Molecule: c-di-GMP-I riboswitch aptamer
RNA sequence: GACCGAUAAUAGCACACUUGACGAAAGUCAAGGCCGCAAAGCCGCGGGUCUUAGGUUCUACGGAACGAUGACAGCCGGGUUGCCGAA
Numbered sequence: 001g002a003c004c005g006a007u008a009a010u011a012g013c014a015c016a017c018u019u020g021a022c023g024a025a026a027g028u029c030a031a032g033g034c035c036g037c038a039a040a041g042c043c044g045c046g047g048g049u050c051u052u053a054g055g056u057u058c059u060a061c062g063g064a065a066c067g068a069u070g071a072c073a074g075c076c077g078g079g080u081u082g083c084c085g086a087a
Stems, first nucleotide, its partner, number of pairs: 004085002012037002017032006035074001041080003045077003048072003055066004
C1' cells in the first nucleotide's frame, strides 16, 4: 500500500413514523425519531423499480391507455473520494 472488516476506538449517516415546506405524483428538503449502515459519502453510467405532469391515442366526455425529460445512490452492478486497523 492492496485485499479484508472486529462484541476495538473515534466520529458519521438515519428506516418506519410525526410535524412543517415544496411537488401533478413518485418523492425531496428541514426538525424530531433511531430500523439499520464500513461507504447508508458523491455520480443516474448499465440494469431494475416507482410515478405519469406536459404530450399522444381513444372516449360513453366521467375518464382510460401509452408514455420520462421526473424520482430512487437505504435495489444490484459500475465509476470516484474517504475514517479507523484486530484477525